Predicted 3D model of a 69-nucleotide RNA (transfer RNA) from Tistrella mobilis.
[in-house]
RNA sequence: GCGGGGUAGCUCAGUGGUAGAGCAGGGGACUCAUAAGCCCUUGGUCGGGGGUUCAAAUCCCUCCCUCGC
Repeated sequence: GCGGGGUAGCUCAGUGGUAGAGCAGGGGACUCAUAAGCCCUUGGUCGGGGGUUCAAAUCCCUCCCUCGC
C1' cells in the first nucleotide's frame, strides 16, 4: 500500500424503514432428585467522529483495532 473483518458475555446473521439467532445467564414446569429436552425471559453508545437522507448497523469521508497478502 491492497483486501477481509469489528453488531448481546461468546460465535455470528442482518447491505436504507421495529436491531436478531444459537450458545451462555435468570425464571418456570417436569422429576424422589440431578442432567438432558420443553416454555418464558434479561442483556446492545451496531469500534470512535463527521456527512448524505424524511429515515443509516447498512451509503460516503476520516481515524482506531484486528486478520491476510

Lineage of the source: Bacteria > Pseudomonadota > Alphaproteobacteria > Geminicoccales > Tistrella. The prediction has a mean pLDDT of 84.